[in-house]
RNA sequence: ACAAAUGUAAAAGCGCCAGGACUGUAUUUUAGGCAUAUGCAGUUGACGAGGUUGGGGAGUAUCGAAAUAUUCGGCGGAUGCCCCACGGUGGAAAGCACCACCGCUUGCAGAAAACAAAAAACACAAAGUGAUUUGUGAACAAAGUCUUCUGUAUGCUAGAUU
Numbered sequence: 001a002c003a004a005a006u007g008u009a010a011a012a013g014c015g016c017c018a019g020g021a022c023u024g025u026a027u028u029u030u031a032g033g034c035a036u037a038u039g040c041a042g043u044u045g046a047c048g049a050g051g052u053u054g055g056g057g058a059g060u061a062u063c064g065a066a067a068u069a070u071u072c073g074g075c076g077g078a079u080g081c082c083c084c085a086c087g088g089u090g091g092a093a094a095g096c097a098c099c100a101c102c103g104c105u106u107g108c109a110g111a112a113a114a115c116a117a118a119a120a121a122c123a124c125a126a127a128g129u130g131a132u133u134u135g136u137g138a139a140c141a142a143a144g145u146c147u148u149c150u151g152u153a154u155g156c157u158a159g160a161u162u
Base pairs, nucleotide, nucleotide: 001008002007014076015075016074017073019072020044021043022042023041024040025039026038027037047064048063049062053085054084055083056082057081086103087102088101089100090099091098094157095156096155097154107152108151109150110149111148112147114145115144122137123136124135125134126133127132
């Protein structure tokens, strides 16, 4: 906020709009219309995948899809990044340190297998004078995730056993 009520919805690839683009209307102009300009009222302005331990910091924060005339431009924020702290995993077992990594997952290298979107476009329907919006339908990614296998990755200290 909606609903009589039980209840439902409430955004972080997210929100917003002073520019641009577009629409309606009034005025302007004209013989009339178009166009232009101005006022008012509107529309549009990123399609999903992935992503949150805490504090601080800096700010064009990953991946592809569509399009090639605006997904232009701008503002704010943000799960990314850096530093510190905390917790944890691995480096054969304990403690400490170190290194790498992880934030419910977890080292590095290689190999194999599996998994995976929405929109645009198209069709239909609905709302609106209109720009446009909403719904339904079938299709299409990449980063990556996960599983298995192979190889490989510390020092010190104390203890136990032989």
Molecule: glmS glucosamine-6-phosphate activated ribozyme aptamer